[in-house]
RNA sequence: CCCUCGAAAAGGCAAACCACCGGAAACGGUGGGACGCAAAACAACCGGCCUACGGCGAAAGCCACGGCGGCGGAGUUACCGAA
Numbered sequence: 001c002c003c004u005c006g007a008a009a010a011g012g013c014a015a016a017c018c019a020c021c022g023g024a025a026a027c028g029g030u031g032g033g034a035c036g037c038a039a040a041a042c043a044a045c046c047g048g049c050c051u052a053c054g055g056c057g058a059a060a061g062c063c064a065c066g067g068c069g070g071c072g073g074a075g076u077u078a079c080c081g082a083a
Base pairs, nucleotide, nucleotide: 005081006080012037013036017032018031019030020029021028022027035070041076042075045073046072047071048068049067050066054063055062056061
């Protein structure tokens, strides 16, 4: 110094819930708030999950081009440094 790893310290992020705003919805943004997080940073490539305005359908229902990275995998980048 690198990889693995995750003790300590500093610093960081912020679930549920609430308010407002956007959205058909899922969900997102901002503020409050902390359950947790060593990638809870980036990013929808693969799988998974959610939603269905609209489309298809006689109906039941089906469909992502809409979402979720705090579901798993692969990828990119990064702070600190005990064992």